About this RNA: Small-subunit ribosomal RNA from an uncultured bacterium, 1515 nucleotides, folded computationally. It matches the Rfam family "Bacterial small subunit ribosomal RNA". RNAcentral holds the sequence, with entries from Greengenes.
RNA sequence: AGAGUUUGAUCCUGGCUCAGAACGAACGCUGGCGGCGUGCUUAACACAUGCAAGUCGAACGUGAUUGAGAGCUUGCUCUCAUGAAAGUGGCGCACGGGUGAGUAACACGUGGAUAAUCUGCCUGGCGAUUCGGGAUAACACUUCGAAAGGGGUGCUAAUACCGGAUAAGCCCACGGAGUCUUUGGACUUUGCGGGAAAAGGGGGGGACCUUCGGGCCUUCUGUCAUCAGAUGAGUCUGCGUACCAUUAGCUAGUUGGUGGGGUAAAGGCCUACCAAAGCGACGAUGGGUAGCCGGCCUGAGAGGGUGACCGGCCACACUGGAACUGAGAUACGGUCCAGACUCCUACGGGAGGCAGCAGUGGGGAAUCUUCCGCAAUGGGCGAAAGCCUGACGGAGCAACGCCGCGUGAGCGAAGAAGGUCUUCGGAUUGUAAAGCUCUGUCAGUGGGGAAGAACCGCCGGGUGGUUAAUACCUGCCUGGUCUGACGGUACCCACAAAGGAAGCACCGGCUAACUCCGUGCCAGCAGCCGCGGUAAUACGGAGGGUGCAAGCGUUGUUCGGAAUUAUUGGGCGUAAAGCGCGUGUAGGCGGUUUGUUAAGUCUGGUGUGAAAGCCCUGGGCUCAACCUGGGAAGUGCAUUGGAUACUGGCAAACUUGAGUACGGGAGAGGAUAGUGGAAUUUCGAGUGUAGGGGUGAAAUCCGUAGAUAUUCGAAGGAACACCGGUGGCGAAGGCGGCUAUCUGGACUGUAACUGACGCUGAGGCGCGAAAGCGUGGGGAGCAAACAGGAUUAGAUACCCUGGUAGUCCACGCCGUAAACGAUGGAUACUAGGUGUAGGAGGUAUCGACCCCUUCUGUGCCGGAGUUAACACAAUAAGUAUCCCACCUGGGGAGUACGGCCGCAAGGUUGAAACUCAAAGGAAUUGACGGGGGCCCGCACAAGCGGUGGAGCAUGUGGUUUAAUUCGACGCAACGCGAAGAACCUUACCAGGGCUUGACAUCCUACGAAUCCUUAGGAUGAGAGUGCCUCGCAAGAGGAGCCUGGUGACAGGUGGUGCAUGGUUGUCGUCAGCUCGUGUCGUGAGAUGUUGGGUUAAGUCCCGCAACGAGCGCAACCCCUGUGUUUAGUUGCCAUCAUUAAGUUGGGCACUCUAAGGAGACUGCCGGUGUCAAACCGGAGGAAGGUGGGGAUGACGUCAAGUCAUCAUGGCCCUUAUGUUCUGGGCUACACACGUGCUACAAUGGCCGGUACAGACGGAAGCGAAGCCGCGAGGUGAAGCAAAACCGAGAAAGCCGGUCUCAGUUCGGAUUGCAGGCUGCAACUCGCCUGCAUGAAGUCGGAAUCGCUAGUAAUCGCGGAUCAGCAUGCCGCGGUGAAUACGUUCCCGGGCCUUGUACACACCGCCCGUCACACCACGGGAGUCGAUUGGUCCCGAAGUGCGUGAGCUAACCCGCAAGGGAGGCAGCGUCCUAAGGAAUGGUCGGUGACUGGGGUGAAGUCGUAACAAGGUAACC
Repeated sequence: AGAGUUUGAUCCUGGCUCAGAACGAACGCUGGCGGCGUGCUUAACACAUGCAAGUCGAACGUGAUUGAGAGCUUGCUCUCAUGAAAGUGGCGCACGGGUGAGUAACACGUGGAUAAUCUGCCUGGCGAUUCGGGAUAACACUUCGAAAGGGGUGCUAAUACCGGAUAAGCCCACGGAGUCUUUGGACUUUGCGGGAAAAGGGGGGGACCUUCGGGCCUUCUGUCAUCAGAUGAGUCUGCGUACCAUUAGCUAGUUGGUGGGGUAAAGGCCUACCAAAGCGACGAUGGGUAGCCGGCCUGAGAGGGUGACCGGCCACACUGGAACUGAGAUACGGUCCAGACUCCUACGGGAGGCAGCAGUGGGGAAUCUUCCGCAAUGGGCGAAAGCCUGACGGAGCAACGCCGCGUGAGCGAAGAAGGUCUUCGGAUUGUAAAGCUCUGUCAGUGGGGAAGAACCGCCGGGUGGUUAAUACCUGCCUGGUCUGACGGUACCCACAAAGGAAGCACCGGCUAACUCCGUGCCAGCAGCCGCGGUAAUACGGAGGGUGCAAGCGUUGUUCGGAAUUAUUGGGCGUAAAGCGCGUGUAGGCGGUUUGUUAAGUCUGGUGUGAAAGCCCUGGGCUCAACCUGGGAAGUGCAUUGGAUACUGGCAAACUUGAGUACGGGAGAGGAUAGUGGAAUUUCGAGUGUAGGGGUGAAAUCCGUAGAUAUUCGAAGGAACACCGGUGGCGAAGGCGGCUAUCUGGACUGUAACUGACGCUGAGGCGCGAAAGCGUGGGGAGCAAACAGGAUUAGAUACCCUGGUAGUCCACGCCGUAAACGAUGGAUACUAGGUGUAGGAGGUAUCGACCCCUUCUGUGCCGGAGUUAACACAAUAAGUAUCCCACCUGGGGAGUACGGCCGCAAGGUUGAAACUCAAAGGAAUUGACGGGGGCCCGCACAAGCGGUGGAGCAUGUGGUUUAAUUCGACGCAACGCGAAGAACCUUACCAGGGCUUGACAUCCUACGAAUCCUUAGGAUGAGAGUGCCUCGCAAGAGGAGCCUGGUGACAGGUGGUGCAUGGUUGUCGUCAGCUCGUGUCGUGAGAUGUUGGGUUAAGUCCCGCAACGAGCGCAACCCCUGUGUUUAGUUGCCAUCAUUAAGUUGGGCACUCUAAGGAGACUGCCGGUGUCAAACCGGAGGAAGGUGGGGAUGACGUCAAGUCAUCAUGGCCCUUAUGUUCUGGGCUACACACGUGCUACAAUGGCCGGUACAGACGGAAGCGAAGCCGCGAGGUGAAGCAAAACCGAGAAAGCCGGUCUCAGUUCGGAUUGCAGGCUGCAACUCGCCUGCAUGAAGUCGGAAUCGCUAGUAAUCGCGGAUCAGCAUGCCGCGGUGAAUACGUUCCCGGGCCUUGUACACACCGCCCGUCACACCACGGGAGUCGAUUGGUCCCGAAGUGCGUGAGCUAACCCGCAAGGGAGGCAGCGUCCUAAGGAAUGGUCGGUGACUGGGGUGAAGUCGUAACAAGGUAACC
């Protein structure tokens, strides 16, 4: 720091997804050790059990128990010591610990204020600590009750309670003086009057006194008053503090005042009266959510998220209410009341509150031990010892997290075995293992063994304080003693032994890491893109690899990446996004100069910003995590100095912004009234006759009752031709005949006036096309709806004939449009060029133009700049400033609900669930278009001949069959593979054999290699044993061959042409397809290759940011057309001779043959053309513009064809899917199609005669002559390996004859008989011949094919295959036409251009209803619940107030009785929790039915959109 994903590719916009970090986590697999942390996020759900707050005898009375002593009536009394339990009293229980329900608030944070306050214990100062009194618990007796508890009587103490005295301070009231002041007040001082206190206890003691208790002295401690401090707390306040406006108005104690009350304290905090205020778009009120912060996580930061642990604050303690006590509570382990729940009960009543520590149930994906100890730290009480302390210190459980360590180290190649892969060679696992040599961390065993401990206390010593005192008490120093839960732990030593200790995820791209097998759109994977349909690096397994590691993955959440909410740091013409337009309120922003101020701003100081954390730097645990010392930082707030450029405030001025005045001209600007002509229609009248109208063509319709047409007249409504123009005006919508009246704005000139008066503008208000609505008019034309006619498969449309609302007017609504420049307004600046509209000026002129300058408007082109590109470009989308509106993926949806507006239609505001990984913009290359332009082709047209009808042949489909083997399927399958199925071929079927095999290699054994004879077989007999090497030889070895055996293997026309090679078809012999360099473009790409001409051609020329080049075109090659040269045998024969005959001599002139060379190149002439290329015409020439034909097929397309030519990877079969034999089948036959042959006849058939080719083949061959047969053929054998012999007679043609238009003397199918040939064999199933038979067919519907010249048509000949079989195929020559105006149309193609929502590319894409399944949502008669408002009823406990005829120790009066003061119970009352009643609001659940929406490989109907999408589309 980025990456993947929209496309054929590109750039952009934009969402989704990933890589990172983190966690109080959970789940899966796995798990050795230690340290340090952390551990109910859910039910503030309910809780069994134990513990979590007591302590003080030095405040008080009592005193069980135990011990000792004394007395004696020896089991009693007394004394002393001890001091349990309970009580009175004091202090504490408001701390510590838990939780986050409530709370959107002065709750919290931060900074202030308290001149509006309190503060126990603690510290310091000062002053006191006096005299009295009456009770009461405990206790005793008694009584009620099941219990919890309570009542009565009697006794008693205090540091409990009460009264009095005193008052240095203190408080209150009234005066005087001073200081400060925010003018409210505060502080200091002074005078007079009034008021409020107290408690004792312990230790020691020389005098003196004593009732022997003590007083007294002294000391410690306690208590009271007061002033300060410290600490803690209360209250007020500035600022900050999340979401919803589909919550816009809220408030009656409400806002303020006065009096009173209340509090520690200001205050409507409370109350009475008075006034009528207070809050709110700077978001009141309401709703939902939430404890806040230091911090934590993330991030470069700014931010975003979060608020576990630790720390600060707040709130709460079963739920709600209330007070009491107290320094402090409205009190977690207190009280009272109400409620819910649980428990006990003798049914009468009672008890309880784990959100303390453990623990239980429940909930949940999920969170621990009913542990040890007060040894340390801290807290409470106490003088202290000490007691208490689930705070705390520790241990336990859990990989929950962080950190550290280990699971060994070195050497070790026969690169072992095994596994996996393999091209079978090997590679890899892999120095890995084994083996050898070492080490000893952790765990294990044994031994040693800390620190944490400082105190306090006690026993001593020294030295001070106090004091009368060397008592007591006490401070400091010092010696000793005493105290450890953890724990025999950390740590150390020794021992033995590599021994006990590695997994998890991933391996298609992102993203590091690849192969095999299995599976076969199945099973499955998946974070996104996407994998899987028989060769899956994506599924599952394995081997190998990669990453991390006692963990690894997954899931969830947060931040990041995301500049994807943009302050830093985004946008708005077309991607989402400028309000339809104006006016203007609040607000925001604002010209020049001077002065002043110092709010903003800048700078310095001070205070604060707790600690912890982060960062830096030291230190301590062996390191680290962790702990700890110090520092820095904490961007903030407050306060106080200073500065004054800028912004703001105030004051004064200025004129350039803005406005006013005066003078001009322009204009479809607006409103009202009037008026004009043309046209349509209707009506009246005339003329006139059969049609008119309408369309692609028609029909409906009108018309003989007189239309249309035409003439005249009348009526009525609406709209204003020409001018008219990217001309004008207006804010926009919009405005168009002419005239008048009223009226708005802009422009220009002058520079007189005002003096910043300005810009923008949330809300508000107004205007606002068309359609629509209401009321009343009007209604010619046009025309939704509707009707009819057409069209069509249908046609609720397009077309036609009619036609009502409406369109028009008046008044009132509606308030929306693709209301568009898809571009908000204002201001300033930034090259030019050229139109046009309105004004002004200048020069010149007699004058009008022209020309120049300038202001305003409106267009085009274009530079810089901007932009994703397109494009914009002084009328900006450039450069800047100010203000407003708006956007944040697509769909759902501008929908639902709610609000507001509207008569309605509807408008405005405006979501969510769910769903997808895209949706989109611009541009590019193609493809396509019932888009355009140019051009070509037997493409059409013009012609000739066919096919489609018949019969037959052949191929295919279908059907049949045991099998009818397989392949080929639009053109580009179908006389195709097949250049030839009777057996063979043959792959198919039936049946029978063989199993290392019919064929190949290797091993082994034998040898009869092989040949001949026996009709054949068996068998027998015989011949023979070759070749190469070594060797004299014997013999040995090798190659070859036959047979047997063994296993490796053979074999497969089995599957996959969608795994392939090769090869072929097709577009298409169409003219195209590309590259290098350069240039342009962000890029895909473009340019070149486009343009103007021209060509058969991207052929050539010219031009040109292109210049060149390659594959194609053309040419080079072959055949053919004309000469020529050479050569003449087998060819030829003019001359000479000869013959039946070029037969022979002779010759090579000619023909011909086959080699070479020539020739044609737009070369020449004229014209056209751009001085070109080229074209047209002509000459010459055998041939003329490629002379004709062939071969030759660019980049590519069709997953085109072929695994059955061949080759080949996987897969499959292996006594069979191999091999072999016999027979059958491929030849079937209702039918359909393709390709052909023969015909239908007279341009013909038949008969006779007669003429002329080319090319080709021939030895297992062609086969002559001759003879036989009607013929097929037979016989025969000459010649010929061929310019020699043979096939071989060419046929149409020509000459003559006959037939005479008919199913025929046409046509020949079919069938019968008789033959021939080939072949082992013609039954299934060959060909040919003769005789006989003589079918359909009389030129062929829709439709369709070929052909442009030696072509079509027609005629015969040859060849391959082949034993035989040809209407097919491939060739050959003979005869030999017609037509082409032309490119509108059909088909195919090329180039340019245009549109596109197509790219599998129009056989494309795609829309809506309906049907089915599923999902979420809205409405819904209702129904259930939650919450809340106002009204009313009732009203516990309790405070306050009132009363208090009942009761009453302390004080007062009184001798007493009694009275008084005060108090208590009770009663009344205000307030009030819970409860109740009826009634509203809001939210949620559910609901028959219903509505649309979304999603879903192959459903139905149509075809709306994308091309002119076939009626341009859209609002």